Predicted 3D model of RNase P RNA and transfer RNA as a complex of 476 nucleotides.
Rfam match: Bacterial RNase P class A. Rfam links the family to the GO terms tRNA processing, ribonuclease P activity and dimeric ribonuclease P complex. It is annotated as a ribozyme. From the family's description: Ribonuclease P (RNase P) is a ubiquitous endoribonuclease, found in archaea, bacteria and eukarya as well as chloroplasts and mitochondria.
The prediction has a mean pLDDT of 76.

RNA sequence: CGAGCGGUUCAGGCGGCCGCCGGCUGUGGUUUCGGCAAUGAGACCGUUACCUCGGCGGGAGGAAAGUCCGGACUCCGCAGGGCAGGAUGCUGGGUAACGCCCAGAGGGGGCGACCCCAUGGAAAGUGCCACAGAGAAUAGACCGCCGGCCCGCCUCGCGCGGGUUUGGUAAGGGUGAAACGGCGGGGUAAGAGCCCACCGGCGGCGGAGGUGACUUCGCCGGCCUGGUAAACCCCAUCCGGAGCAAGGCCAAAUAGGGGAGCGAGUCAGGGUGGCCCGCCCUAGGCUCCCGGGUCGGUCGCUGGAGGCGGCGGGUAACCGUCGUCCUAGAUAAAUGACCGCCGCCCGGCGACACGGUAACGCGCGCCGGGAACAGAAUCCGGCUUACAGGCCGCUCGGUCC
RNA sequence: UGGGGCGUCGCCAAGCGGUAAGGCACGGGGUUUUGAUCCCCGCAUUCGGAGGUUCGAAUCCUCCCGCCCCAUCCA
Numbered sequence: 001c002g003a004g005c006g007g008u009u010c011a012g013g014c015g016g017c018c019g020c021c022g023g024c025u026g027u028g029g030u031u032u033c034g035g036c037a038a039u040g041a042g043a044c045c046g047u048u049a050c051c052u053c054g055g056c057g058g059g060a061g062g063a064a065a066g067u068c069c070g071g072a073c074u075c076c077g078c079a080g081g082g083c084a085g086g087a088u089g090c091u092g093g094g095u096a097a098c099g100c101c102c103a104g105a106g107g108g109g110g111c112g113a114c115c116c117c118a119u120g121g122a123a124a125g126u127g128c129c130a131c132a133g134a135g136a137a138u139a140g141a142c143c144g145c146c147g148g149c150c151c152g153c154c155u156c157g158c159g160c161g162g163g164u165u166u167g168g169u170a171a172g173g174g175u176g177a178a179a180c181g182g183c184g185g186g187g188u189a190a191g192a193g194c195c196c197a198c199c200g201g202c203g204g205c206g207g208a209g210g211u212g213a214c215u216u217c218g219c220c221g222g223c224c225u226g227g228u229a230a231a232c233c234c235c236a237u238c239c240g241g242a243g244c245a246a247g248g249c250c251a252a253a254u255a256g257g258g259g260a261g262c263g264a265g266u267c268a269g270g271g272u273g274g275c276c277c278g279c280c281c282u283a284g285g286c287u288c289c290c291g292g293g294u295c296g297g298u299c300g301c302u303g304g305a306g307g308c309g310g311c312g313g314g315u316a317a318c319c320g321u322c323g324u325c326c327u328a329g330a331u332a333a334a335u336g337a338c339c340g341c342c343g344c345c346c347g348g349c350g351a352c353a354c355g356g357u358a359a360c361g362c363g364c365g366c367c368g369g370g371a372a373c374a375g376a377a378u379c380c381g382g383c384u385u386a387c388a389g390g391c392c393g394c395u396c397g398g399u400c401c
Numbered sequence: 402u403g404g405g406g407c408g409u410c411g412c413c414a415a416g417c418g419g420u421a422a423g424g425c426a427c428g429g430g431g432u433u434u435u436g437a438u439c440c441c442c443g444c445a446u447u448c449g450g451a452g453g454u455u456c457g458a459a460u461c462c463u464c465c466c467g468c469c470c471c472a473u474c475c476a
Base pairs, nucleotide, nucleotide: 001397002396003395004394005393006392007391008390009389012342013341014340015339016338018336020059021058023056024055025054026053028051029050030049033046034045035044061373065384066383068382069381070380071379072378073243074242075241076240080277081276082275083274085239086238087237088236089235090104091103092102093101094100105119106117107116108115109114120234121233125232126231127228128227129226142173143172144169145168146167147166148164149163150162151161152160153159181199182198184196185195186194200224202221203220204219205218206217207216208215209214247299248298249297250296257290258289259288260287261286262285268282269281270280271279292475293474306325307324308323309322310321311320312319313318344370345369346368347367348366349365350364354361355360402472403471404470405469406468407467408466411425412424413423419456427443428442429441430440431439449465450464451463452462453461
């Protein structure tokens, strides 16, 4: 100088001023209920809610996003069986769970640090492989090569050339993304795993290492098996459905209005699942549509698989234990705006105290500009995507000393 | 906030592994004295974008972008 990996932080800091959301609290006013009684009124005390004016201490993110996975929670019927459907897919571990994470195996890329991989099965079966090509999957003679037959030539040789509705041949050419192991030798009319050695791959058996994926070694076998499963499918594992507009309570208002469908028997309808079984409810209802009313409050609602630190276990992800901390809860939706100073980055100009031989510079001064992606909405664990920078650590390559 | 669906020429759209039909519109030409009608020809360097699987992707898979639809409560 260039590059790889990991961690961390963040629209920066201080001050002023004006606001917003919710919490606690104080003064004043109104109000609910109680003390409170046979009734009424007033005062007082406590309390409920609202308003006014204060005080105190809080108030967005690493992705709050996309809603792609997984859970918690709530309701449905107890969440049960089968089919269908969906998801995942090397091995071992972590976890509440996962399609996530960690460690490893195998394959690929890079000089390297390191990075990437939807990585079960194609000898279970089925399908597909356009165009080109002779032939595209228990293949195929277009050119070629060789034999046969026929014809011609001749320098008559075991010769040469041509033809063929003939036979052999997958070594060579050609087509294609892909042409049915590679290479050498033998063999042959020419050839061919036809035969043999080596290599690759497959299957079987055995030894060694590893929890395992797998690695490695030896022997035997037939000579060899195309690709595609992000095509159907097979195998293994997992999954009941819906979602905080879940769901509970209170209040207000309206016509408990009209229509359609189903419904009395071991049947029917309904119970938020695509079907069946099982289960539960209904001897009167259930479903849908039209019509009607409201456009309120409250709980769920934020303290949790929580953060930070120490110690212990583990290669790690992570787990255990102890201590400590509390950190948004809005509902048309708050967390903002302005000013001043300082800091950061970029550009231009200028000068040379500092660095440099010098040009000049990440150093100095002035001017101008910039500061990303983006806004909680039930909560949590991940993934993915967007994003201007700063800081720290480890490592690799090159060059120079 | 949650759930579902769709993007193919200017517009409407077919195609769902084998290299983008068709109609309207538009442009050019012909017919006509001119216009309409009619006839002929042209018009998608690629299917919203990126990456992957495959020999091959509009089509299959993943991630983004844009658009549309549905869902409050009571009786």